[in-house]
């Protein structure tokens, strides 16, 4: 420094669903569970991209959710 992360350690994280708060909503947050995941770490005040709610009224303006859509950014192990 570079990876279509294949085998391996010793590990992390956590979809649906379910309970119990909060939120008009999108969803979030604790606790059970595990679909997955080599960044599913972090970042929504870099950007594009869905989703809600609300004006105007037909693609625009405001708020606002998702990083497990893409993106940026650091980063363990392996392996070259």
């Nucleotide at each position: 420094a570079u990876c279509u992360g294949a085998a391996a350690a010793g590990g992390g994280c956590a979809a649906a669903c379910c309970a119990u708060g909060c939120g008009u909503a999108a969803g979030c947050a604790u606790g059970g569970g595990g679909c997955g995941c080599a960044a599913a770490g972090c970042u929504a005040a870099a950007g594009g991209g869905u989703c809600c709610c609300g004006g105007a009224a037909u693609u625009u303006c405001g708020g606002g959710a998702c990083a497990g859509c893409c993106a940026g950014u650091u980063g363990c192990c392996g392996a070259u």